[in-house]
RNA sequence: CGGGCUAUGGCGCAGUCUGGUAGCGCGCCUGCCUGGGGGGCAGGAGGCCGUGGGUUCGAAUCCCGCUAGCCCGA
Numbered sequence: 001c002g003g004g005c006u007a008u009g010g011c012g013c014a015g016u017c018u019g020g021u022a023g024c025g026c027g028c029c030u031g032c033c034u035g036g037g038g039g040g041c042a043g044g045a046g047g048c049c050g051u052g053g054g055u056u057c058g059a060a061u062c063c064c065g066c067u068a069g070c071c072c073g074a
Stems, first nucleotide, its partner, number of pairs: 001073007010026004020057001028044006050066005
């Protein structure tokens, strides 16, 4: 320098192909059951999707640039 992959709650991931108000597990908070530990049940909080712009009635999703990490090539 060229190419590819990845970036989504505290952590690990799905959702992207097929645009339509963001979900799962673990963790966290509250209540109940349990003598307690542990465990179980119910409820709840927490992210506008790395970043800037574009397209669209509407973008995590499509297009362009940039940043960071990983891989390949030179």